[in-house]
């Protein structure tokens, strides 16, 4: 230089055929226990990597950037 893959919450990640943004942990509140630890409710926390485009609707389809991973050469 080319040719795949990857980016969604603090951290691991899941999101199906284009319509509700979500689980674990982890953070904060309350209850149970004399207290920790544990457990059980609630609850905060998100520019779905930027940028354009189609569509009535885009994390989700093109398109171009950025950054990482892997194969070629």
């Nucleotide at each position: 230089g080319g040719g795949c893959c990857c980016a969604u919450a603090g951290c691991u990640c899941a999101g199906c055929u284009g319509g509700g943004a979500g689980a674990g942990c982890g953070c904060u509140u309350c209850a149970a226990u004399g207290g920790c630890a544990u457990u059980g409710a609630a609850g905060a926390g998100g520019u779905c990597a930027a940028g354009a485009g189609u569509u009535c609707g885009a994390a989700u389809c093109u398109c171009u950037u950025u950054g990482g991973g892997u194969c070629c050469a």
Model confidence (mean pLDDT): 81 of 100. Transfer RNA from an Anaerolineae bacterium, 73 nucleotides, folded computationally. Rfam family: tRNA. It is annotated as a transfer RNA. Rfam links the family to the GO term triplet codon-amino acid adaptor activity.